This is a predicted structure of a 103-nucleotide RNA (Glycine riboswitch aptamer) from an Anaerolineaceae bacterium. Taxonomically the source falls in Anaerolineaceae (Bacteria, Bacillati, Chloroflexota, Anaerolineales). The prediction has a mean pLDDT of 77. It matches the Rfam family "Glycine riboswitch aptamer". Gene Ontology term of the family: glycine biosynthetic process.

[in-house]
This record gives sequence, structure tokens and C1' cells, in this order.
RNA sequence: CAUUAGAACGAGGAAGAGACCUGUUGUUUAUUUCUUUCAGGCGCCGAAGGGGCAAACCAGAAUUCUGGUGAAUCUCUCAGGUAAAAGGGACCUUGUUCUUCUC
Repeated sequence: CAUUAGAACGAGGAAGAGACCUGUUGUUUAUUUCUUUCAGGCGCCGAAGGGGCAAACCAGAAUUCUGGUGAAUCUCUCAGGUAAAAGGGACCUUGUUCUUCUC
């Protein structure tokens, strides 16, 4: 100098699902509607986070059981999310710095 892997920070991209229903606060108003706050209810989504499990391996009993470790974009939907915008966002690409593997 180049290369492998990782971490931090930055940049770009990044999906899904009710502008749901009821009541309530505020503004406006002749009324309704729209809009806003709060609360409750039902439905839906999976790509923050979280939980669960396969193969395989290990151990103990003894030829088949028991237990442990054990992944995810799978699964659950606790949390979160559910018009647009904003925000969040796994993951992908890339830059800088640090560490590491190889040379």
C1' cells in the first nucleotide's frame, strides 16, 4: 500500500397496514361537516426492540429417552406502527476513523 471481518459516526436508498368507530376538549358556525385535544373500542401490519423454535453439537441415563446450547427477513405480536407530510425503520450501498485477518 492492498485485502478480510467488525465497531462508531456521516451520506443515499428503504416496505407494510383504518384519513376506522364512539364519546370528549378547543376553534368556527344558524345547523351540519371539516379540523384539533383526550379517552375508550374493534380491525390490520412487521423491517426498531423483545419472545419462540430446526438441523447440528454436548451431557446424563442406556439403544431410545431426558436436559442444555442453538439462526433468521421464519414465527408470535408484548412493545411499536396503522391517509399524505413529518418521524421511525431491519437491510443495502458508500465515506471517514479505530481495531483485526492475510500479504